[in-house]
RNA sequence: CGGCUCAGCCCGCCGAGUCGGACCAACGUACGAGCCGGGGACCCAAGCACCUCGGGGUGAAUCCGCGAAAGCGGUAGGGCGCGCUCUCCCGCCCGAACCCGUCAGCUAACCCGGUAGGCGGCCAAGGAGAAGGAGU
Numbered sequence: 001c002g003g004c005u006c007a008g009c010c011c012g013c014c015g016a017g018u019c020g021g022a023c024c025a026a027c028g029u030a031c032g033a034g035c036c037g038g039g040g041a042c043c044c045a046a047g048c049a050c051c052u053c054g055g056g057g058u059g060a061a062u063c064c065g066c067g068a069a070a071g072c073g074g075u076a077g078g079g080c081g082c083g084c085u086c087u088c089c090c091g092c093c094c095g096a097a098c099c100c101g102u103c104a105g106c107u108a109a110c111c112c113g114g115u116a117g118g119c120g121g122c123c124a125a126g127g128a129g130a131a132g133g134a135g136u
Stems, first nucleotide, its partner, number of pairs: 010121005018033003022029002034115006044105001054103001055100004063074004077094005085130005
């Protein structure tokens, strides 16, 4: 001097997954607010029988074709481009996984639950327009 790795602070991304105090020597415990999800009437919808090859939920993650399979191509849909939001253009990506357990349409009151996990960065971050807030 260069490379790689680890840790901390800070900044940023997907996602509901953030904040607050109380108790405890500590580990931690339960709770509140915010956000998120599920169950659950009238009305409406559905409406028979058969069918277990059931049916349903979270999520953007559905569907089509090829393939023996692994997988490949596309696609509904979704995300990112650095203060936030909206529009247009351009570019880069995802298009999974898991859960309930024969049971659930919508659904006021009411009831129940979650508040994780995984990543990137150290000037890198495309262009144009509009609006708002806070501080000095």
Molecule: c-di-AMP riboswitch aptamer (ydaO/yuaA leader)
Organism: Phytohabitans flavus